[in-house]
Context: one part of a larger RNA
RNA sequence: CUGGGCGUAAAGGGCGGGCAGGCGGUCGCUCAAGUGGGAUGUGAAAGCUCCCAGCUUAACUGGGAGAGGCCAUUGCAAACUGAGCGACUGGAGGGCAGUAGAGGUAGGCGGAAUUCCGGGUGGAGUGGUGAAAUGCGUAGAGAUCCGGAGGAACACCAGAGGCGAAGGCGGCCUACUGGGCUGCACCUGACGCUGAACCGCGAAAGCUAGGGGAGCGAACGGGAUUAGAAACCCCGGUAGUCCUAGCCGUAAACGAUGUCCACUGCGUGUCGGGGGGUUCCCCUCGGCGCGGCAGCUAACGCGCUAAGUGGACCGCCUGGGGAGUACGGUCGCAAGGCUAAAACUC
Numbered sequence: 001c002u003g004g005g006c007g008u009a010a011a012g013g014g015c016g017g018g019c020a021g022g023c024g025g026u027c028g029c030u031c032a033a034g035u036g037g038g039a040u041g042u043g044a045a046a047g048c049u050c051c052c053a054g055c056u057u058a059a060c061u062g063g064g065a066g067a068g069g070c071c072a073u074u075g076c077a078a079a080c081u082g083a084g085c086g087a088c089u090g091g092a093g094g095g096c097a098g099u100a101g102a103g104g105u106a107g108g109c110g111g112a113a114u115u116c117c118g119g120g121u122g123g124a125g126u127g128g129u130g131a132a133a134u135g136c137g138u139a140g141a142g143a144u145c146c147g148g149a150g151g152a153a154c155a156c157c158a159g160a161g162g163c164g165a166a167g168g169c170g171g172c173c174u175a176c177u178g179g180g181c182u183g184c185a186c187c188u189g190a191c192g193c194u195g196a197a198c199c200g201c202g203a204a205a206g207c208u209a210g211g212g213g214a215g216c217g218a219a220c221g222g223g224a225u226u227a228g229a230a231a232c233c234c235c236g237g238u239a240g241u242c243c244u245a246g247c248c249g250u251a252a253a254c255g256a257u258g259u260c261c262a263c264u265g266c267g268u269g270u271c272g273g274g275g276g277g278u279u280c281c282c283c284u285c286g287g288c289g290c291g292g293c294a295g296c297u298a299a300c301g302c303g304c305u306a307a308g309u310g311g312a313c314c315g316c317c318u319g320g321g322g323a324g325u326a327c328g329g330u331c332g333c334a335a336g337g338c339u340a341a342a343a344c345u346c
Stems, first nucleotide, its partner, number of pairs: 003318004007300002012314001014201004021194003025088007033081002035077002038074004048066007091191001092188003095184005103177007110154001115149007125136002162169002206247006215241002220236004258313006266291012295302002319346003328339004
C1' cells in the first nucleotide's frame, strides 16, 4: 500500500464558483516517457528452490547448481496510456426563433383585517375560561356608523402546481437582471467531468449603529390550576419580529440519499415546449408526483427523479460514554463557530 462501508445501524461536506491535482470522445501520422520482451552488468554471506552429503532419522549442518525484486547500460516492439502534429462532430459551448415561471434587486401603487385616535348613536356591562379571576367600563366601555393615523402581512386564485445551486421565493405595476426548457442543426471544434486549498452565498435566533413599532410576543408582572406550578390556560407586556448598513455562519441547512456520465420492462397523473392525425388520441424533449418488472436491500423500502448495472472525481465512517468536550491554533464586537484529542470507564 491493500478492506468494508455512508436513506433509517457510525458515515454525503448546508449550497455554489473554482486554481492545483485526478480522470477524459472519434480518426490518422510521428515520438517512445509509462508499458512489454531481449542482451549485458549488478544482484556479498545467510535465507529460498533443486541435487548430493554428515549427525541412527528429522529439525539442524556442510557442498554444488539455480531462481529472485529493485537498479544501470544497450537494443527491439508500438496495442494501450502519454507527448507532438493534422483532421472530425456525437460531448461541451455559441447563434437564431420561440416559451413557462412566488428566480433576484430597486422603486411605486392597492384593498381586506387588527390596533389606536376624533366624532355620532346608545346606556351596562364587556372580556376571558373547563369553570373563573386578574383586566377594561357610568370620567360612558363592549356594540354600531362615519372620518383619520400607522405598521405588518398579502384571503380567494393555490394545485402531490411553478421557480431557484442551496438557504429560500406568493397582492398589483414598472425598470434592471440571472438561470431553464423547446425547435432549427448555422458557428466553434473536446474547449469536458470532478475538485483538496481558496472565494462567494447561506433559514431562524443573536450582535453593532440608526430608524420603525399595528399585531404577535422570549424575559417580566398579574390572574387561575395544583400538594407545589419556576409550566400548560387567562389578562398585560419589554427585547425581538419590520427597514437601512455591517457582523454572525449555525440547523431534523432532510430526499437524513455528493456531483457528473452511460445503460436497464411497464402503467398512470400533472406542469412547460415541439410534431402528427383533429370531439379525442398518438409520438417526442424537459420537470414534478404516484403504482410497480427485473434487480437491489438486514428489513423498511428503492425501483429511468434508483437505494438497479457500471464508470470518473470529491467528502465522510471505523464500538458506547468521556466529547463535538479540553488544550492549542484560527475566525468573531460578543454569543460563539471551525479544527479536534487523551486519561478513565463499559